[in-house]
Molecule: transfer RNA
Organism: bacterium HR11
RNA sequence: CGGGAUGUGGCGCAGCUUGGUAGCGCACUGGACUGGGGGUCCAGUGGUCGGCGGUUCGAAUCCGCUCAUCCCGACCA
Numbered sequence: 001c002g003g004g005a006u007g008u009g010g011c012g013c014a015g016c017u018u019g020g021u022a023g024c025g026c027a028c029u030g031g032a033c034u035g036g037g038g039g040u041c042c043a044g045u046g047g048u049c050g051g052c053g054g055u056u057c058g059a060a061u062c063c064g065c066u067c068a069u070c071c072c073g074a075c076c077a
Stems, first nucleotide, its partner, number of pairs: 001073007010026004020057001028044006050066005
């Protein structure tokens, strides 16, 4: 320098193909059961999708640029 993959609540991931209310598990908060712990059950809080711009009535999703991490190649030695 070229190519590719990944980026979504605190953590791990799905959703993207086919644009239409942002979800799951764990964790966390409150409550019930229990003498307490653990555990089970019920309810709930928390992200607007790495960033910027564009297309569109509407973008996590499509397009462009860019940032971070990882992989491959090239170059140098």